Model confidence (mean pLDDT): 77 of 100.
A computed fold for a 346-nucleotide RNA from a Lachnospiraceae bacterium, annotated as Bacterial RNase P class A.
The RNAcentral record of the sequence draws on ENA.
Rfam family: Bacterial RNase P class A. It is annotated as a ribozyme. From the family's description: Ribonuclease P (RNase P) is a ubiquitous endoribonuclease, found in archaea, bacteria and eukarya as well as chloroplasts and mitochondria.
RNA sequence: CGAGUAGGACAAAUGAUCGCGGCUGCAAUCACCGCAAGGUGGCAGGUGAGGAAAGUCCGGGCUUCACAGGGCAGGAUGCCGGUUAACGGCCGGUGGGGGUGACCCUAAGGAUAGCGCAACAGAAAUAAACCGCCUCCUCGGAGGUAAGGGUGGAAAGGCAGUGUAAGAGACUACCGCCGCCCUGGUAACAGGGCGGGCACAUGCAAGCCCCAUCCGAAGCAAGACCAAACAGAAAGCAUAAGGCGGCCCGUCUGCUUUCGGGUAGGUCGCUUGAGCCUGGUGGUAACAUCAGGACUAGAUAGAUGAUCAUUCACGACAGAACCCGGCUUAUCGUCCUUCUCGUUGU
Numbered sequence: 001c002g003a004g005u006a007g008g009a010c011a012a013a014u015g016a017u018c019g020c021g022g023c024u025g026c027a028a029u030c031a032c033c034g035c036a037a038g039g040u041g042g043c044a045g046g047u048g049a050g051g052a053a054a055g056u057c058c059g060g061g062c063u064u065c066a067c068a069g070g071g072c073a074g075g076a077u078g079c080c081g082g083u084u085a086a087c088g089g090c091c092g093g094u095g096g097g098g099g100u101g102a103c104c105c106u107a108a109g110g111a112u113a114g115c116g117c118a119a120c121a122g123a124a125a126u127a128a129a130c131c132g133c134c135u136c137c138u139c140g141g142a143g144g145u146a147a148g149g150g151u152g153g154a155a156a157g158g159c160a161g162u163g164u165a166a167g168a169g170a171c172u173a174c175c176g177c178c179g180c181c182c183u184g185g186u187a188a189c190a191g192g193g194c195g196g197g198c199a200c201a202u203g204c205a206a207g208c209c210c211c212a213u214c215c216g217a218a219g220c221a222a223g224a225c226c227a228a229a230c231a232g233a234a235a236g237c238a239u240a241a242g243g244c245g246g247c248c249c250g251u252c253u254g255c256u257u258u259c260g261g262g263u264a265g266g267u268c269g270c271u272u273g274a275g276c277c278u279g280g281u282g283g284u285a286a287c288a289u290c291a292g293g294a295c296u297a298g299a300u301a302g303a304u305g306a307u308c309a310u311u312c313a314c315g316a317c318a319g320a321a322c323c324c325g326g327c328u329u330a331u332c333g334u335c336c337u338u339c340u341c342g343u344u345g346u
Stems, first nucleotide, its partner, number of pairs: 001342004006337005012311007020048002023045004030041004050317001054328002057326005062219004074215005079093005094108001095106004109210002114208002116204003130149002132145006157175002160172003176198001177196008223268004230261001232259006241253004276293007312315001
């Protein structure tokens, strides 16, 4: 210098004016709206979207309901260890796969519990003789044979030798597989030793299923409080009028107060939090802990905009609605760090 690898930061900038949504302070306890609950109005100051606010795919907080305990159904997860409030997330490791390498990918339990599926090709797909090889005879067949060819993703462990009529784990060495033991490791697993000729014989469990572990349901339009209207109950007042009735009593309709429920409406929930930044300590790391610091949307028909000036690399994806931890997806570009490979020079 070129090509890569892993990770991180930023997301046009500055100023002025006007407008909109919150907040704080000041002032009169004033005016207005409303029966009330409550809200609005002045001045000043400060503040107002994101790295994903998104998808709503997981996990938790919070809220209401349900709940002795257990089971069924349903769902999720699936190598080992750790981390966490929790997780299907993250970190570290093991096995497998890819790359020259830095590094990346990996749903990776069980196939003698049972069921199911395996197209086409091919003689045959869990059961074998099409070609070939060998033997025999009546020369076209019969028998033996899984070494070789051919089909296929897969054809009864691989390869070399012994052996044989030709062959074959039939036998032997090495590798693989299975079982037991030893060593190392918390473990997954790795290394080594001994044994078994290798079977009732393949693959698929992101097919049903089996095994183990976990999961109560619904979600801020959750929910709590206040409370016109309007059901309901009690007490009191009126007993004037009306209905029932021939008349009286009685009863219903009325008004007020209280209780209790509750729609419209209002307030809260609502943003200070398992949170963020910097540093120290422990840990390989995720993370934990300590000290210091900053703390700046909170609407409810829903604000976050417009204009002007200057500058630049001329600006992508995109807009909060209870909160938080993750994952996934979208994204113009700029900058920083780490390591690898190649080339050249010293």
It is recorded under the gene name rnpB.